The prediction has a mean pLDDT of 86. This is a predicted structure of a 1554-nucleotide RNA (small-subunit ribosomal RNA) from a bacterium. The sequence is in RNAcentral, with records from SILVA. It matches the Rfam family "Bacterial small subunit ribosomal RNA". Rfam links the family to the GO terms ribosome and structural constituent of ribosome.

RNA sequence: AGGGCUUGAUCCUGGCUCAGGACUAACGCUGGCGGCGCGCCUAACACAUGCAAGUCGUGCGACGGCUUCUCUCUCCGCAAGGGGAGGGGAGUACGGAGCGGCGAACGGCUCAGUAACGCGUGGGUAACCUGCCCCCGGGACGGGGAUAACCCUGCGAAAGCGGGGCUAAUACCGGAUAAGACUCCGCCCUGGCUUCGGUCGGGGUGGGGGAAAAGCCCGUCGGGCGACCGACAGGGGCCCGGGGAGGGGCCUGCGUCCUAUCAGGUAGUUGGUGGGGUAAUGGCCUACCAAGCCGAUGACGGGUAGCCGGCCUGAGAGGGUGUUCGGCGAGACCGGGACUGAGACACGGCCCGGACUCCUACGGGAGGCAGCAGUGAGGAAUUUUGGGCAAUGGGCGAAAGCCUGACCCAGCGACGCCGCGUGGGGGAUUGAAGGCCUUCGGGUCGUAAACCCCUGUCAGGGGGGACGAGGCCCCGAUGUGCACCAUCGGGGUGACGGUACCCUCAGAGGAAGCCUCGGCUAACUACGUGCCAGCAGCCGCGGUAAGACGUAGGAGGCAAGCGUUGUCCGGAAUUAUUGGGCGUAAAGCGCCCGUAGGCGGGAGUGGAAGUCGGGUGUGAAAGCCUCCGACCCAAUCGGGGACCCGCGCCCGAUACUCCACCCCUGGAGGGAAGCAGAGGAAGGCGGAAUUCCCGGUGUAGCGGUGAAAUGCGUAGAUACCGGGAGGAACACCGUUGGCGAAGGCGGCCUUCUGGGCUUCUCCUGACGCUGAGGGGCGAAAGCCUGGGGAGCGAACCGGAUUAGAUACCCGGGUAGUCCAGGCCCUAAACGAUGGGUGUUAGGUGUGGGCUUCGCAAAACGUCGUCCGUGCCGAAGGUUACCCAUUAAACACCCCGCCUGGGGAGUACGGCCGCAAGGUUGAAACUCAAAGGAAUUGACGGGGGCCCGCACAAGCGGUGGAGCGCCUGGUUCAAUUCGAUGCUAAGCGAAGAACCUUACCAGGGUUUGACAUGCAGGUGGUACCGAACUGAAAGGGGAGGGACCCCGACUCUGUCGGGGAGCCUGCACAGGUGCUGCAUGGCUGUCGUCAGCUCGUGCCGUGAGGUGUACGGUUAAGUCCUGCAACGAGCGCAACCCCUGUCCUUAGUUGCCAGGCCCGAUUGGGCGGCACUCUAAGGAGACUGCCCCGGAUAACGAGGAGGAAGGUGGGGAUGACGUCAAGUCCGCAUGGCCUUUAUGCCCUGGGCGACACAGGCGCUACAAUGGACGGCACAACGGGUGGCGAACCCGCGAGGGGGAGCGAAUCCCUAAAAACCGUCCUCAGUUCGGAUUGAGGUCUGCAACCCGACCUCAUGAAGCCGGAAUCGCUAGUAACCGCCGGUCAGCCACACGGCGGUGAAUACGUUCUCGGGCCUUGUACACACCGCCCGUCACGCCAUGGAAGCUGGAUGCACUCGAAGUCAUCCGCCUAACCGCAAGGAGGGAGAUGCCCAAGGUGCGUUCAGUGACUGGGGCGAAGUCGUAACAAGGUAGCUGUAGCGGAAGCUGCGGCUG
Repeated sequence: AGGGCUUGAUCCUGGCUCAGGACUAACGCUGGCGGCGCGCCUAACACAUGCAAGUCGUGCGACGGCUUCUCUCUCCGCAAGGGGAGGGGAGUACGGAGCGGCGAACGGCUCAGUAACGCGUGGGUAACCUGCCCCCGGGACGGGGAUAACCCUGCGAAAGCGGGGCUAAUACCGGAUAAGACUCCGCCCUGGCUUCGGUCGGGGUGGGGGAAAAGCCCGUCGGGCGACCGACAGGGGCCCGGGGAGGGGCCUGCGUCCUAUCAGGUAGUUGGUGGGGUAAUGGCCUACCAAGCCGAUGACGGGUAGCCGGCCUGAGAGGGUGUUCGGCGAGACCGGGACUGAGACACGGCCCGGACUCCUACGGGAGGCAGCAGUGAGGAAUUUUGGGCAAUGGGCGAAAGCCUGACCCAGCGACGCCGCGUGGGGGAUUGAAGGCCUUCGGGUCGUAAACCCCUGUCAGGGGGGACGAGGCCCCGAUGUGCACCAUCGGGGUGACGGUACCCUCAGAGGAAGCCUCGGCUAACUACGUGCCAGCAGCCGCGGUAAGACGUAGGAGGCAAGCGUUGUCCGGAAUUAUUGGGCGUAAAGCGCCCGUAGGCGGGAGUGGAAGUCGGGUGUGAAAGCCUCCGACCCAAUCGGGGACCCGCGCCCGAUACUCCACCCCUGGAGGGAAGCAGAGGAAGGCGGAAUUCCCGGUGUAGCGGUGAAAUGCGUAGAUACCGGGAGGAACACCGUUGGCGAAGGCGGCCUUCUGGGCUUCUCCUGACGCUGAGGGGCGAAAGCCUGGGGAGCGAACCGGAUUAGAUACCCGGGUAGUCCAGGCCCUAAACGAUGGGUGUUAGGUGUGGGCUUCGCAAAACGUCGUCCGUGCCGAAGGUUACCCAUUAAACACCCCGCCUGGGGAGUACGGCCGCAAGGUUGAAACUCAAAGGAAUUGACGGGGGCCCGCACAAGCGGUGGAGCGCCUGGUUCAAUUCGAUGCUAAGCGAAGAACCUUACCAGGGUUUGACAUGCAGGUGGUACCGAACUGAAAGGGGAGGGACCCCGACUCUGUCGGGGAGCCUGCACAGGUGCUGCAUGGCUGUCGUCAGCUCGUGCCGUGAGGUGUACGGUUAAGUCCUGCAACGAGCGCAACCCCUGUCCUUAGUUGCCAGGCCCGAUUGGGCGGCACUCUAAGGAGACUGCCCCGGAUAACGAGGAGGAAGGUGGGGAUGACGUCAAGUCCGCAUGGCCUUUAUGCCCUGGGCGACACAGGCGCUACAAUGGACGGCACAACGGGUGGCGAACCCGCGAGGGGGAGCGAAUCCCUAAAAACCGUCCUCAGUUCGGAUUGAGGUCUGCAACCCGACCUCAUGAAGCCGGAAUCGCUAGUAACCGCCGGUCAGCCACACGGCGGUGAAUACGUUCUCGGGCCUUGUACACACCGCCCGUCACGCCAUGGAAGCUGGAUGCACUCGAAGUCAUCCGCCUAACCGCAAGGAGGGAGAUGCCCAAGGUGCGUUCAGUGACUGGGGCGAAGUCGUAACAAGGUAGCUGUAGCGGAAGCUGCGGCUG
């Protein structure tokens, strides 16, 4: 710091996604140790059990226990004595309860509520309080009456309650005293503020009122028998007052989430006065008065939320968050209330209402873990019913001490952070074994292991062993000294814990996993799987070779962890303050006026709010940062500093902004003089045209279309003439002309009226710009009321078209279009470009004005200038296109708007509307894109140019028949397989009876029919092989029976060894089994088309372009000219072959003109090579020549010459590439599969089937013919397993025969059509030959399935072929035969060649098909066989409406009204005070009233859930109907509106060009 994903590729826009960090986490796999932290995010759900707040006897009374003394009674005992019971006194470090005091308002927990002065921060309090603590001053006198405990007694199951009686106090109540405090009334001095009325303080002084207490302990002394009393010193308490510290209450500036689909809220509401209340201000409360107060700077309402220090992230700004720790707030089952108190409206207090749980004797009671632990429940998920008060802190106490689930520790959990270990070194010129891969050579795990030498952390065993303890207690000493206090010494006191730490023992021993490996992103192979199983964060993988699934090996990453999920920030400049945009990507309001607001020209003076500087207070601690220090280090902890970007106060500065004043004229406005104009409104006038009516002329049609029809017309149309009526619109001028803010405005005249421009520079003096809300205007369609209605014309009705035609075309036609008044308020309301101001080259046209000059004027032109409106262009901008003084440039000001696509401008709600509808405007869900501009292609029922037997012109065919062949289909045991539009189908097949053969049935066989290697065996071995069996293969084996090399010997043989061969076995062979979508090679096709590229340069951000476009020309990217291109390559052409003319060479087997010989001719021989020919070489043709055209070029037209012209004719030759084209069955080959079979052998069958269908052919349908007879003239070829002559036989196929020939010699060989002659005479025939019968020939082991041919007989369909379709442009088509390969033969009518005879036609390029170049449009790019829209049907999902139903929240009204404060009542009760008493004061209970929680009723509001049915929407490999859009998409599209239609949609009106 960026990366991946839209495209064929590119740039941009834009969204999705990844890499990082962090967590109170959870889940999966795994798990050695320690330190420090952290641990219910959910149900503020419910809770069993235990514990969490008590303490003080130095406040008080009583009881009990214990000790001791004493007295009485009693028992045992002779006694001493012992036991028991009771009374009293003293002591007590003991116990529980009570009165009283202090505490219980702290500490601990939680985050429900709260959007608030709740919190944060800074202030204020002259509007306040403060127990305990500290300091200071003063005081503590003298009395009184009760009451709990206790005793008696009653009620109750219990909880508990009542009656009577006794008693104490630091409990309670009067009284005295009172400096000061408090309060009231005065006077004097003084300060702050002031609206000058006052108000609030400070000081002094006078008077009035009112207001306290408590005692206890210790010591000493004195008194008393004693309880006890008194005095003194001290301690800690008490009362009054002042001050302090700390703590709090209240007020206040600023800051503090989302929602405007919440826009108005408010009745104690806002203020005042009086009163009440409080510690205190206040409408906090109350009565009265006034009618205010809050709100777009967001009131009120709704939703959400404890706030902060901080924490996470980020470069920062910011965003997110509020767990542990700290501060504040709030809560304590839910709701209400007060009491006590210094403090509470009180977590472990009280009362009441409610829900729930528990107890109950059914009458009543009890309870509140959001304290610690624990339980259930919920949940993905969060611990022990532990130890200790040793430390720290808290409460009480004089103290000892007691209490303390605060706290300190321990336990559980890898939940987090940090540290450590699982070993270290050596170790392969055996890289062990084993695993995996392999091209079989090897590679890799891998120095890894083994092995050798070491070490000793952690864990384990043994031993030692803390700090935390400066406190308190005890003992002793000292200070005059045990009251107390201070100091010193000694001893005691630790939950953690025998822990940390230290020493020691043994031994590498006990200690590694998890994720990933297609790209992003670091790490690759094998096997399995076969769109299955699965993966996936995004893109995407999986269809039989998957680096993407699963496993393995290997590798990468991290490591006691590793991954996953969730959440937050980041990346994201993707809400943009820093730091974005709005012509076409999302985005400028349709236009104008204008309110608030924002912003604002030049000069001066003052102020100092913003701003800047300095100082000061505050900004808690912790945290962050930094320095130092303590645990071995780190995490962690301690100390110092820095920081805390903020706020307050004081002083200063004055450039800029601001405020006040004064001035200026350049902005703005006004004045004067002119000018142009479809600017607006009203009234009037005019002519042309359409239609209708009347009259006339006139007759058979008119009209309409692609063609028609409907329609009109003999009742007289159309056409023509005349007259009349009516409505609407204004030709020409007319225009990149004008005017207007926009919508919009077009005949002429008049009236009224808005704006603009120019000139003069006279006046005002910043008066300006923009503009949220708001107001006005606003095409067409549409709506209401009333008119009007000629033409046009949604709907509608006909006619056509069509598969259909709810359309396009035609004939009619209603609303409407027009007018008046009132609504509607939308649009492609567009320059898809908001308004304003200034600045920044020009050129050219045009409208208006002024000016200069020509020229004195007009007109016109010219010069300059201002305003408007176009085009082209510089800089600059832009993704590009393009914009460019009319900016989309450079800047400033203000407004509006955008934030991925779909859902959707939809739903709901609000507002507006008569309605149609408008406006504001979501979400669920879903997609990995949707887009803009440009590029290259492809395509177009776009354009231009140009080719091709492409059409046309012409000739002959196919499609109909029969037959042949091939194919589909069907059939079959099998009909082997492949080829499938052109480019499969007489194709692979240039030869299926067996073979071939790959298929089927059956019979056999297993190292194999064939190759190589290894091991073992083998002389009677290899090999030959009779009988027998069998369909054959095979089985079977009588019998026969070798060869080569070496050695030895008894030497023409035997023995030993080896080889070949054979047998057995092992490796392996074999496979026409699969994959042509794993491949090589070869081939088809576009296409013999003229194209396809490269280097360098140049242009472009880039894809890419240029070159290769243009103008000519060509068969051609052929050539020429020109050009930011210059060159080059593959193609074209040429070079090659055949053919056409000539020449040269050569002359047998070819030839024979002439010569000679033989022969009557033909012929033969000699001879010759001249000619033909043969086959080798050469010549020739190049637009070379002439003329014309053309740019003088290329080139074209004509001509001459020539055998031939302008590539002479034909062939070979096939660019970059396309079709995953074809072929694994030619061959080769990866992988897979099969190996007693998918191999191999054999017999037989099949490939030849046959209702059909298609393709290619043959033969025909006849007289240009058929038949018969006669008679000519070729070329290419083939031949020894062959061609096979003559001659003979057979009607013939053929047979016999064998000459000659490995062939310019011999043979195949006859060529056929043609030509000559005869017959047939238009007939299913003397056409046609299928089919069938019979008889033959030949090949072959064998012609049944299933050969060809011959002869005789039979003689079918067929009389020229529908739609449609094929070939051919000259030696071509057509017609005719001949040859060849394959081959025993042949299903060949095929295929490949050869020659013979030998035409017709081409105007032309509109149309069909294919192609080339340029251009244009595109939503196509597997590229038009493309893309794509809507209804319908099916499945799934979310959602709107809906009679309603259910629930939450909430408002208003009424009702009821607990507890309780307050008020009232003075009937009842009543110790203290007054009073002799009666009685009173005061108090209490009770009652009543106000307020009020919960409850009830009614009416709403709001948010959810649900709902028969219903609406659309989204998504979903292969459903239905059509074809709307993209190419002029076949009717240009889009658009607002209206009507209509299965659907896309169509039509009307107006608009836009995208």